[in-house]
Context: one part of a larger RNA
RNA sequence: CGCGCGGCUAGACGGAAAGACCCCGUGCACCUUUACUACAGCUUUACACUGAACUUUGAAUUUAAUUGUGUAGGAUAGGUGGGAGCCUUUGAAGCUAUUGCGCUAGCAAUAGUGGAGGCAACCUUGAAAUACCACCCUAUUACCUUUGGAGUUCUAACCUGGGACCGUAAUCCGGUUCGGGGACAAUGUAUGGUGGGUAGUUUGACUGGGGCGGUCUCCUCCUAAAGAGUAACGGAGGAACGCGAUGGUACCCUCAGUACGGUUGGAAAUCGUACAAUGCGUGUAAAGGCAUAAGGGUGCUUGACUGCGAGACAGACAUGUCGAGCAGGUACGAAAGUAGGUCUUAGUGAUCCGGUGGUUCUGUAUGGAAGGGCCAUCGCUCAAUGGAUAAAAGGUACGCCGGGGAUAACAGGCUGAUACUGCCCAAGAGCUCAUAUCGACGGCAGUGUUUGGCACCUCGAUGUCGGCUCAUCACAUCCUGGGGGUGAAGCAGCUCCCAAGGGUAUGGCUGUUCGCCAUUUAAAGUGGUACGCGAGCUGGGUUUAGAACGUCGUGAGACAGUUCGGUCCCUAUCUACCGUGCG
Numbered sequence: 001c002g003c004g005c006g007g008c009u010a011g012a013c014g015g016a017a018a019g020a021c022c023c024c025g026u027g028c029a030c031c032u033u034u035a036c037u038a039c040a041g042c043u044u045u046a047c048a049c050u051g052a053a054c055u056u057u058g059a060a061u062u063u064a065a066u067u068g069u070g071u072a073g074g075a076u077a078g079g080u081g082g083g084a085g086c087c088u089u090u091g092a093a094g095c096u097a098u099u100g101c102g103c104u105a106g107c108a109a110u111a112g113u114g115g116a117g118g119c120a121a122c123c124u125u126g127a128a129a130u131a132c133c134a135c136c137c138u139a140u141u142a143c144c145u146u147u148g149g150a151g152u153u154c155u156a157a158c159c160u161g162g163g164a165c166c167g168u169a170a171u172c173c174g175g176u177u178c179g180g181g182g183a184c185a186a187u188g189u190a191u192g193g194u195g196g197g198u199a200g201u202u203u204g205a206c207u208g209g210g211g212c213g214g215u216c217u218c219c220u221c222c223u224a225a226a227g228a229g230u231a232a233c234g235g236a237g238g239a240a241c242g243c244g245a246u247g248g249u250a251c252c253c254u255c256a257g258u259a260c261g262g263u264u265g266g267a268a269a270u271c272g273u274a275c276a277a278u279g280c281g282u283g284u285a286a287a288g289g290c291a292u293a294a295g296g297g298u299g300c301u302u303g304a305c306u307g308c309g310a311g312a313c314a315g316a317c318a319u320g321u322c323g324a325g326c327a328g329g330u331a332c333g334a335a336a337g338u339a340g341g342u343c344u345u346a347g348u349g350a351u352c353c354g355g356u357g358g359u360u361c362u363g364u365a366u367g368g369a370a371g372g373g374c375c376a377u378c379g380c381u382c383a384a385u386g387g388a389u390a391a392a393a394g395g396u397a398c399g400c401c402g403g404g405g406a407u408a409a410c411a412g413g414c415u416g417a418u419a420c421u422g423c424c425c426a427a428g429a430g431c432u433c434a435u436a437u438c439g440a441c442g443g444c445a446g447u448g449u450u451u452g453g454c455a456c457c458u459c460g461a462u463g464u465c466g467g468c469u470c471a472u473c474a475c476a477u478c479c480u481g482g483g484g485g486u487g488a489a490g491c492a493g494c495u496c497c498c499a500a501g502g503g504u505a506u507g508g509c510u511g512u513u514c515g516c517c518a519u520u521u522a523a524a525g526u527g528g529u530a531c532g533c534g535a536g537c538u539g540g541g542u543u544u545a546g547a548a549c550g551u552c553g554u555g556a557g558a559c560a561g562u563u564c565g566g567u568c569c570c571u572a573u574c575u576a577c578c579g580u581g582c583g
Stems, first nucleotide, its partner, number of pairs: 001583007010575003014570002022404004027400002029396004035201005041194003045190004051154010063142004068137001078136005085119003094113008158181003162178006204216003213233001217239006240385001241283001242342002247301007255279001257275005281290002284347001286345003305328004311322003317386001330339003353379007361372002411458001412456001413454003417451001419447006428438002465540001466538003470532001471529005478503003481498006505519005546564004550559003
């Protein structure tokens, strides 16, 4: 060097299973509920099937009867019209009794008695006799009719999974009969309620993983790199209006502040002089503007007009912005002219659907109408603001599928804020003395070991804490060895330099690493090795399915809260290593 055999399991990000954790999908399933919308079920009411009688209580019409004091006034005058007479032996006034009404004045009716009179124009009044007649009003009563409500009773509909008989050797069914219930119940139609019992669904996106938090449209500035434009969960602020004058026009005016002077009067009120070029003011944030003023006033007013619009700017589109000029009619101004809101840039919502007003439009044979169109206008925190629907929340550790290393948890990588180690400066402590020893305020490095940041390999799988076994390396050395300094007398220490040869504990508690305790030791080192090592072991912890407690939640369920329980597969092809044989 070549070829074997027997072992071992460190590596081949070994094999197995299109990762079950995590995220994504306008995926699925099941579960929950005070998510949405339906449906079953239950229930309310009306009508039908559905009839009779009685009692009671409403409403309406007709008839009859009664009913009506504001003051003045013989007095309890309903209104209007006619009207000079009316009632009475077919029993007037009066009296007795009873009843009804009542504003306590009285009015009316019935029965008895009685026996011939009682009222009307007169005086008061807006209105004159219920003397008499007619039509009505307010309220009440009675009867009839019609129609409701409630209750009781009946039997003939209807019910009977009560008895008996028959079909019939039959706990079905049907018939007959007796009984029980009964116009209820049941059923149908319509209607209101209730309704996770059941069903179909929804439950946003951005995001230095996701969730929690925050945000989502518009305006101003910076970032923005001197045209325009330009991102971030970059840095700062505003808006979801206001105003009929805070608009138009003609004319006029000039601010803030400071100094000095001046009664009350002060730092600051109003007044005067000077300086003062915009620092004031501008309805409202900021920026850009503004003195010829866009700032401050006064007069007159409604252009905060109608129909249009050459031509441009901006934009993927949709939208948005500017606009001379023409026609009509208007305001101000002597006129030239200016005026289609506001110093400018925010103050917002497409389409559908529907409302209102107008209209030389249309009008399903024709005339109309309904409806529609056109013009004007109204109704959305459709704010997740280019607005999926008129209408929508959650759980899943019982979970499933499709995907992702486009995206998290382990490990690695990059970084090194944090951590650790070292150094510089030296205020101070050290009786005195910065540097034996310690070292403030600060500064500079190194390491890659902590907590992190990033999200680069891996989600068609890189098994995760601790223990056991077996280790190997670094040295920033725990012991043993050699030295310098000392605030080193000695013993014992402190500190620094060199040094990795060897060594570097047993028990109790805890799943623990760690830690505390007990007892030893010369010492009981610090780290790296996928926080070394599960195709070497374990499986106590974490991290499935069961169950419980506390807490949270209406609930399904949830909890870096707790608790009991809970399948650890692989016969070694290659490399490496150990032993051994042959050439």